[in-house]
RNA sequence: AGCCGAUAAGGGCAAACCCGUCGAAAGGCGGGGGCGCAAAGCCGCGGGCCUACCCCGGUGCGAGUUCCGACGUGCGACGCACACGGCAUGGCAGCCGGGUUGCCGAU
Numbered sequence: 001a002g003c004c005g006a007u008a009a010g011g012g013c014a015a016a017c018c019c020g021u022c023g024a025a026a027g028g029c030g031g032g033g034g035c036g037c038a039a040a041g042c043c044g045c046g047g048g049c050c051u052a053c054c055c056c057g058g059u060g061c062g063a064g065u066u067c068c069g070a071c072g073u074g075c076g077a078c079g080c081a082c083a084c085g086g087c088a089u090g091g092c093a094g095c096c097g098g099g100u101u102g103c104c105g106a107u
Stems, first nucleotide, its partner, number of pairs: 004105002012037002017032006035094001041100003045097003048092003055086003058082005064075002067072001
């Protein structure tokens, strides 16, 4: 120096859940908590997973429009709604890989 990792020493981090807060959500942050963790430090670079405000599409309704009018039919720029579909530009580093930095030292 590299690999490796004990029941060692001193320390560190903190899952679920609860409270507060930010966010459309996924999720983040702070406090409590402690399942676990030798990189459970850091980086969304590859894969994977989660979410879908906006946007696009679908459906319905309204308004509009075509036929002289009504009915009805067609169209449907526009508006509204939705237990509907798609989409990452949003996330997850405690899913795997990669990059990068680092404490201790028994076999």
c-di-GMP-I riboswitch aptamer, 107 nucleotides, folded computationally.